[in-house]
Molecule: RNase P RNA; transfer RNA
Organism: uncultured Sulfitobacter sp.
RNA sequence: GAAGGCUGGAUGGCCGCUUCACGGUUUCGGCUGUGGGGAGGAAAGUCCGGACUCCAAAAAGACACGGUGCCGGGUAACGCCCGGGCGGGGCAACCCGACGGAAAGCGCCACAGAGAUUAUACCGCCACACCACAGGUCGGGAAACCGAAACCACGGCAGGGUAAGGGUGAAAAGGUGGGGUAAGAGCCCACCGCGCCGCUGGCAACAGGGGUGGCAGGGCAAGCCCCACCGGGAGCAAUGCCAAAUAGGGACCGCGUGCCGCCUGCCUUCGGGCCGGGGGCGGGGCUGCUUUUGCCCCAGCAGGUCCGGGUUGGCAGCUAAAGCCUUGCGGGCAACCGCAUGGUCAGAGGAAUGGUCAUCCAUGGGGAUCAAACCCCAAGACAAAAUCCGGCUUACAGGCCUUC
RNA sequence: GCACCCGUAGCUCAGCUGGAUAGAGUACCUGACUACGAAUCAGGGGGUCGGGCGUUCGAAUCGCUCCGGGUGCACCA
Numbered sequence: 001g002a003a004g005g006c007u008g009g010a011u012g013g014c015c016g017c018u019u020c021a022c023g024g025u026u027u028c029g030g031c032u033g034u035g036g037g038g039a040g041g042a043a044a045g046u047c048c049g050g051a052c053u054c055c056a057a058a059a060a061g062a063c064a065c066g067g068u069g070c071c072g073g074g075u076a077a078c079g080c081c082c083g084g085g086c087g088g089g090g091c092a093a094c095c096c097g098a099c100g101g102a103a104a105g106c107g108c109c110a111c112a113g114a115g116a117u118u119a120u121a122c123c124g125c126c127a128c129a130c131c132a133c134a135g136g137u138c139g140g141g142a143a144a145c146c147g148a149a150a151c152c153a154c155g156g157c158a159g160g161g162u163a164a165g166g167g168u169g170a171a172a173a174g175g176u177g178g179g180g181u182a183a184g185a186g187c188c189c190a191c192c193g194c195g196c197c198g199c200u201g202g203c204a205a206c207a208g209g210g211g212u213g214g215c216a217g218g219g220c221a222a223g224c225c226c227c228a229c230c231g232g233g234a235g236c237a238a239u240g241c242c243a244a245a246u247a248g249g250g251a252c253c254g255c256g257u258g259c260c261g262c263c264u265g266c267c268u269u270c271g272g273g274c275c276g277g278g279g280g281c282g283g284g285g286c287u288g289c290u291u292u293u294g295c296c297c298c299a300g301c302a303g304g305u306c307c308g309g310g311u312u313g314g315c316a317g318c319u320a321a322a323g324c325c326u327u328g329c330g331g332g333c334a335a336c337c338g339c340a341u342g343g344u345c346a347g348a349g350g351a352a353u354g355g356u357c358a359u360c361c362a363u364g365g366g367g368a369u370c371a372a373a374c375c376c377c378a379a380g381a382c383a384a385a386a387u388c389c390g391g392c393u394u395a396c397a398g399g400c401c402u403u404c
Numbered sequence: 405g406c407a408c409c410c411g412u413a414g415c416u417c418a419g420c421u422g423g424a425u426a427g428a429g430u431a432c433c434u435g436a437c438u439a440c441g442a443a444u445c446a447g448g449g450g451g452u453c454g455g456g457c458g459u460u461c462g463a464a465u466c467g468c469u470c471c472g473g474g475u476g477c478a479c480c481a
Base pairs, nucleotide, nucleotide: 001404002403003402004401005400006399007398009360010359011358012357013356014355015354017038018037019036020035021034022033023032024031025030040382044393045392047391048390049389050388051387052235053234054233055232057293059291060290061289063288065231066230067229068228069227070084071083072082073081074080085099086097087096088095089094100226101225105224106223107220108219109218122166123165124162125161126160130156131155137148138147139146140145174192175191176190177189178188179187193215194213195212196211197210199208200207201206239316240315241314242313249307250306251305252304253303254301255300258281259280260279262278263277264276265274266273267272282298283297284296285295286294309480310479311478323344324343325342327340328339329338330337331336361380363378364377365376366375367374405477406476407475408474409473410472411471414430415429416428417427423461432448433447434446435445436444454470455469456468457467458466
């Protein structure tokens, strides 16, 4: 230097807080005595996953929405953990990785640059074609332009070829080397990379090797999306029960206030009518939507929003848990699992777990000392349960241990 | 306890289907106008876009995480 684990001041006195058990006392509100228990590794952030409870039955779905994303395993479950693969970093021990698909489709890629995805041709390179009316040179001119001379190939480069080189950019159509060519270019060849098809090893991710294709489509999916898998919603202020009190209130919106003598009952002027009950149809509702069965309602609504009134009580849920910890044995590389053994003790409810003193413990500063012993002072982290578990993340003075 | 929202200049806000100097009003400073001041006109300064890490060529904007602030939720009829 790297990795992992443990600990999170100790003991005692005094004064307090909370809860439980037993006892005493009481004006039944309490008061009091004794004894037992009383924060954390993160109790935190509320970021994931569950247990549990309710949602007028939460059954199905290839819809919508949200989430996860290499492979295998662990687990009640997970976005967590373990092992492996691949990629990247480090001399190394080791560390890091939102790590499916860009060849299903849509979209975006500013500026710069000739060209940014139907790729492109600015400089340059070449001379197949072409060239004396172009270009270069010389002279005049501020410039536009005008004029002159030489060379038909060892010249020029407008039409054309090219994508090596330059330049721009985050990114420019495989890379290196050789051949080839007018110059070039996978145009051809070797190696590397890439795509496709077999083979071998592996449960798989993948790896190795063979054949084949001159090579095609750059990036972004923490843009939409596609693929695979997972998820119904709300949350203990859930929810159930008891008690008390009030005006069992009001406004607006939404859907409605049905049909059928089919049966029963009653009335009838025999045409029919009506209250109640039942049945059928229809309509509405049932925590995104749809479907199926099921349930509820039809005169108001178990619909939505808002205003107003009352209470600020008690009990349950509540802590024994898919538990956790110690030791041993067995399985597994490991996470973890199985068996045996022993221990287990917050459960309050606006919310207790505190304060102070002494000694010791390490830490820092000062004095003394050769150095200590010794004396004095300071400070002892982060932070604290609120239904309960499994994780992750973040905060943390100092101390200890193990491995490399 | 649970659920949710917000953070951009001193203040109030826009920009948030990523694109280069981040804008507007107000406040502040300077100048003009005026005897002076206000108002008005002209010009100017002022920003870790709450912090950090990441995705991307590029982040106020997208993702994760931390910090700060705020709102709602009790029961009965």